[in-house]
RNA sequence: GAAGCUGGCCGGGCAGUCGCUGCGCGCUCGAAGAGCGUGUAGAGGAAAGUCCGGGCUCCGCAGGGCAGGAUGCCGGCUAACGGCCGGGCGCCGCGAGGCGACGGAAAGUGGCACAGAAAAUACACCGCCGAUGGCCCGCAGGGGAUCAGGCAAGGGUGAAAAGGUGCGGUAAGAGCGCACCGCGGACGUGGUAACACGGACGGCACGCAAAACCCCAUCCGGAGCAAGACCAAAUAGGCAAGCGAUGACGCUGCUCGCCGAGCUUGCGGGUUGGUUGCUCGAGCCUUGGGGUAACUCAAGGCCCAGAUGAAUGACUGUCGCAGGGGGCGACCCCUGACAGAACCCGGCUUACAGGCCAGCUUCGCCC
Numbered sequence: 001g002a003a004g005c006u007g008g009c010c011g012g013g014c015a016g017u018c019g020c021u022g023c024g025c026g027c028u029c030g031a032a033g034a035g036c037g038u039g040u041a042g043a044g045g046a047a048a049g050u051c052c053g054g055g056c057u058c059c060g061c062a063g064g065g066c067a068g069g070a071u072g073c074c075g076g077c078u079a080a081c082g083g084c085c086g087g088g089c090g091c092c093g094c095g096a097g098g099c100g101a102c103g104g105a106a107a108g109u110g111g112c113a114c115a116g117a118a119a120a121u122a123c124a125c126c127g128c129c130g131a132u133g134g135c136c137c138g139c140a141g142g143g144g145a146u147c148a149g150g151c152a153a154g155g156g157u158g159a160a161a162a163g164g165u166g167c168g169g170u171a172a173g174a175g176c177g178c179a180c181c182g183c184g185g186a187c188g189u190g191g192u193a194a195c196a197c198g199g200a201c202g203g204c205a206c207g208c209a210a211a212a213c214c215c216c217a218u219c220c221g222g223a224g225c226a227a228g229a230c231c232a233a234a235u236a237g238g239c240a241a242g243c244g245a246u247g248a249c250g251c252u253g254c255u256c257g258c259c260g261a262g263c264u265u266g267c268g269g270g271u272u273g274g275u276u277g278c279u280c281g282a283g284c285c286u287u288g289g290g291g292u293a294a295c296u297c298a299a300g301g302c303c304c305a306g307a308u309g310a311a312u313g314a315c316u317g318u319c320g321c322a323g324g325g326g327g328c329g330a331c332c333c334c335u336g337a338c339a340g341a342a343c344c345c346g347g348c349u350u351a352c353a354g355g356c357c358a359g360c361u362u363c364g365c366c367c
Base pairs, nucleotide, nucleotide: 001363002362003361004360005359006358007357008356009355010354012319013318014317015316016315017314018313020042021041022040023039024038025037026036027035028034029033044338048349049348051347052346053345054344055343056224057223058222059221068220069219070218071217072216073087074086075085076084077083088102089100090099091098092097103215104214108213109212111208112207125155126154127151128150129149132148133147135144136143137142163181164180165179166178167177168176182204183202184201187198188197189196190195228276229275230274231273238267239266240265241264242263243262250258251257283302284301285300286299287298288297289296290295321336322335323334324333325332326331
């Protein structure tokens, strides 16, 4: 210098004018409150998709089970997770690194199209052999063809053909024997574990697929802030079930006592305005400690939208960045991404003009 990999961050700044929403203060009005003035705060890294998890709320619930769903190598983090961090194994990349639904096929049931002889009780189309028995030739030693039969090495089919390579062996062959590789269950060593390594042993049994059913392990009650609570308003009252003069409901949580005719739940109808929930929270910043890290602990500091026919906007000036155009030049003109809170939080995923920082890899050149 070129080409890359990984992680983190930013997503225009300042000022003015006119508005909008919340809050504080002051003044006016008879109060609730309203109006005016003034000060202050006012979208995001994804506010998005609503995919996963949790808080909170109401309903349900002794406990257990069935059904259903999700997850699925190991260890850790966390409120929790299908998330994150670290590690193992497999695949890809020269590499930095990237990707992986990665438990069980030796519990059972089922599947493996087409082709092919045979697709899991292996099989024999071409091929090889024909030692042995039979046949033919020969006086004989022996020779020939291949009927019985043997083989699974070679060819061929297929996504996949029942361990691979080599040597021996044989009639031809074959884990038939042996060496190495692979595989298997034990053992030893290291590691918390996944797993790795090692030397023996076994001649090889166990094809693929669980994103087929299924089995195993772990987790999961339902609905959601239009949850829920309160006030006001509205109207009409009704229907059903249950309890009640053997005293319900209420005073009152229980007992006694008092009271004395309704009460509870559901359905349907009507009303549909306000308050609350509501934003101080698994919060943010700085420093220090623990940990490889995710994360966590301590101290100090900070308060950071709360709308609801739903605010957060528009315009101007100026500075800066990037791209394009014009000019010899000073400079001038144009353009600026994705998107937008709605109870809150942790993640994941998706969208995004442009820019910054750090670490690392490979190649080339120079000293």
Overview:
Bacterial RNase P class A from a Betaproteobacteria bacterium, 367 nucleotides, folded computationally. NCBI's taxonomy places the organism under Bacteria, Pseudomonadati, Pseudomonadota, Betaproteobacteria. Its Rfam family is "Bacterial RNase P class A". Rfam's curators write: Ribonuclease P (RNase P) is a ubiquitous endoribonuclease, found in archaea, bacteria and eukarya as well as chloroplasts and mitochondria. RNAcentral holds the sequence, with entries from ENA.